[in-house]
Molecule: transfer RNA
Organism: bacterium HR15
């Protein structure tokens, strides 16, 4: 240089056109039980999905570009 795969709350993930008003888990916050702590119970905060553009009626999802990361390959040295 070419090519693949990959980016959803602090974390780690599910969702791959419409039931998403984005779902679990651990974490975090209130309450509750306990003499206390841990653990169990309830409940509640935190995400518009990596940024920009296109197709659609409608995009977290499908196309293009970019940005990051991880892999694989070719080339100089």
């Nucleotide at each position: 240089g070419g090519g693949g795969c990959c980016a959803u709350g602090g974390u780690c993930u599910a969702g791959g056109g419409g039931a998403c008003u984005a779902g679990g888990a651990c974490g975090c916050c209130u309450g509750g039980u306990u003499u206390u702590c841990a653990g169990c119970c309830a409940g509640g905060a935190g995400g518009a999905c990596g940024g920009g553009g296109g197709u659609u009626c409608g995009a977290a999802u499908c196309c293009c570009c970019c940005u990051g990361g991880c892999c694989c390959u070719a080339c100089c040295a």